RNAcentral holds the sequence, with entries from Rfam. The RNA shown here (c-di-GMP-I riboswitch aptamer) has 87 nucleotides and comes from Paenibacillus solanacearum. Its Rfam family is "c-di-GMP-I riboswitch aptamer". Its family is annotated with cyclic-di-GMP binding in the Gene Ontology. Its mean pLDDT, the model's own confidence on a scale to 100, is 85.
């Protein structure tokens, strides 16, 4: 430098859960909290994968049920970047 990651060092991020806001939902964002995390920084316009379905189409008539992302997720895989440096 590469791989690699310590009960190292500076320092970072913040699961559920609880409040407000947004949103049809998934889910975001924003102040609390911290389960974890060495990329838990950044990409959803490389690409597999989940999730959700208002409006749409299909059928159905007690008001659902099925398609289907153009909506969401990076803390699911990946791709790009990037701090430290002990074995």
């Nucleotide at each position: 430098u590469c791989u690699c990651g310590a009960u190292a060092a500076c320092g970072g991020c913040a699961a559920a859960c609880c409040u407000g806001a947004c949103g049809a939902a998934a889910g975001u964002c924003a102040g609390g909290g911290a389960c974890g995390c060495a990329a838990a920084g950044c990409u959803a316009a490389a690409g597999g994968g989940a999730c959700u379905a208002c409006a749409g189409u299909g059928u159905a008539c007690a008001u659902g049920c099925a398609c289907a992302a153009u909506g969401u997720c990076a803390g699911c895989c990946a791709g790009c970047u990037g701090c430290c440096g002990a074995a």